Overview
Predicted 3D model of a 118-nucleotide RNA (SAM riboswitch aptamer (S box leader)) from Paenibacillus sp. The prediction has a mean pLDDT of 83. The sequence is in RNAcentral, with records from Rfam and Ribocentre. Rfam family: SAM riboswitch aptamer (S box leader). Rfam describes the family as follows. The SAM riboswitch is found upstream of a number of genes which code for proteins involved in methionine or cysteine biosynthesis in Gram-positive bacteria.
RNA sequence: UUCUUAUCAAGAGUAGGCGGAGGGACCAGCCCGAUGAAGCCCGGCAACCGGCGUGCGAACGCACGGUGCUAAUUCUUGCGGAUGCGCGUGCGGCAGCGGCGUGUCUGGGAGAUGAGAG
Numbered sequence: 001u002u003c004u005u006a007u008c009a010a011g012a013g014u015a016g017g018c019g020g021a022g023g024g025a026c027c028a029g030c031c032c033g034a035u036g037a038a039g040c041c042c043g044g045c046a047a048c049c050g051g052c053g054u055g056c057g058a059a060c061g062c063a064c065g066g067u068g069c070u071a072a073u074u075c076u077u078g079c080g081g082a083u084g085c086g087c088g089u090g091c092g093g094c095a096g097c098g099g100c101g102u103g104u105c106u107g108g109g110a111g112a113u114g115a116g117a118g
Stems, first nucleotide, its partner, number of pairs: 001118008013042001016041003022032003026078001028076002043070003048066003051062004074110001079107009090097002
């Protein structure tokens, strides 16, 4: 750095320490931050991989080791489909079609993490 695959609505310090201004990937929003950001340490959560234990097995448990995570649904959105509501009145003789705003459901994209492969 690429590919494959699984997961992403739960959980984790409202007086921990150092640190000092930024952070939430990117876009557009909207947020967090000197009542202290990032980062590091400690604590915690979870249980993907290894390990150990139970079990015929499926699976379950422990949390010892390797990662991970620890504001907000992966904070929302970015492409498409379905549908509700509102506005408005463009096309149409009617049926109906379309426009703008906003909500819900859903597929995809992007991203993150684990495991495996190149």